[in-house]
Context: one part of a larger RNA
RNA sequence: UUAAAUUAAAGGAACUCGGCAAAUUUGCUCUGUACGUUCGCAAUAAAGAGUACCGUUGAAACACGGUGUCACAAAAUAGAAAGCAACGACUGGUUAUCAAAACCACAGGACUCUGCUAAUUAGUAAAUAAGAUGUAUAGAGUUUGACACCUGCCCAGUGCCUGAAGGUGAUAAAUUUAGGUUAAAGCUUAAAUUAUAAUCCCAGGUAAACGGCGGUUCUAACUAUAAGAAUCCUUAGGUAGCGAAAUUCCUUGACGGGUAAGUUCCGUCCCGCAUGAAUGGUGUCACGAUUGCUUUACUGUCUCCAAUUUAAACCCA
Numbered sequence: 001u002u003a004a005a006u007u008a009a010a011g012g013a014a015c016u017c018g019g020c021a022a023a024u025u026u027g028c029u030c031u032g033u034a035c036g037u038u039c040g041c042a043a044u045a046a047a048g049a050g051u052a053c054c055g056u057u058g059a060a061a062c063a064c065g066g067u068g069u070c071a072c073a074a075a076a077u078a079g080a081a082a083g084c085a086a087c088g089a090c091u092g093g094u095u096a097u098c099a100a101a102a103c104c105a106c107a108g109g110a111c112u113c114u115g116c117u118a119a120u121u122a123g124u125a126a127a128u129a130a131g132a133u134g135u136a137u138a139g140a141g142u143u144u145g146a147c148a149c150c151u152g153c154c155c156a157g158u159g160c161c162u163g164a165a166g167g168u169g170a171u172a173a174a175u176u177u178a179g180g181u182u183a184a185a186g187c188u189u190a191a192a193u194u195a196u197a198a199u200c201c202c203a204g205g206u207a208a209a210c211g212g213c214g215g216u217u218c219u220a221a222c223u224a225u226a227a228g229a230a231u232c233c234u235u236a237g238g239u240a241g242c243g244a245a246a247u248u249c250c251u252u253g254a255c256g257g258g259u260a261a262g263u264u265c266c267g268u269c270c271c272g273c274a275u276g277a278a279u280g281g282u283g284u285c286a287c288g289a290u291u292g293c294u295u296u297a298c299u300g301u302c303u304c305c306a307a308u309u310u311a312a313a314c315c316c317a
Stems, first nucleotide, its partner, number of pairs: 001312007010303002014301001019298001027051005036041001038146001052067005068072001080296007087288002092104002108144007120130003147283004152213003157210002159206005166201002173194009214232005241275001242272001253269005
């Protein structure tokens, strides 16, 4: 010096990105237990008291009396706790070997396809097989993600579905004419014509399909603001909610709380650069080795470092 430990005056997070690490707590018995809540929980909530051995009474315990220690769950083993918010409902799964999460899954919701030789999938456009020894309360695909309250407007674009009309649509088909070849048949070249498949055009539907959801000007008897009016454009102009947010550039927005002092945190406001409804919106008990903030307890994290033990390095012999 390194590693692993032990102890530490006074202070007690002043350390630090951050209480990282360490310390605190820990068993059992009794008392007692808040907010919230889906009434199951929350909850070992929190908080507090007791704890060894011997004797007497007694069914037992309590109780009473006694004994020893600095210390009796005497060693070891053995939860720190509380509050506010974000995200995800939960248990579960995940980057074997730097990421365990807010990602994936999930029960539940929704849409679409599929009538059985099913759709879908593997396979050589096969046989065959899975689906399934199942049959629409089934199977497949996509999407959202418990629960509660809800899920607005737009079908112009792109998809998808439907449509006995019409148009379009062939290097495939048929007919005719002309030329070449030929005895003929046929083959071939060119032109014209005919009837047509899917497709595309066209028409309608469809957004829990992909997606989208405006601008300008003016206006109320202080000022300010604009319920309202006018106008342009659009398929339709963002509804309910939420909102400086895991989304807010300006920005450390403004106000309030907490601190002596707070770019973080909590509550509120709303000029939302660039929120918004199953690309789900907003809430939410419980849960989480998740993330942010605060408090109590606790401590060598620190003020400020010290001593000791063990092992190694190192030095001398």

This is a predicted structure of a 317-nucleotide part of an RNA (large-subunit ribosomal RNA, domain IV) from Rhodochorton purpureum. The RNAcentral record of the full RNA draws on SILVA. Model confidence (mean pLDDT): 85 of 100.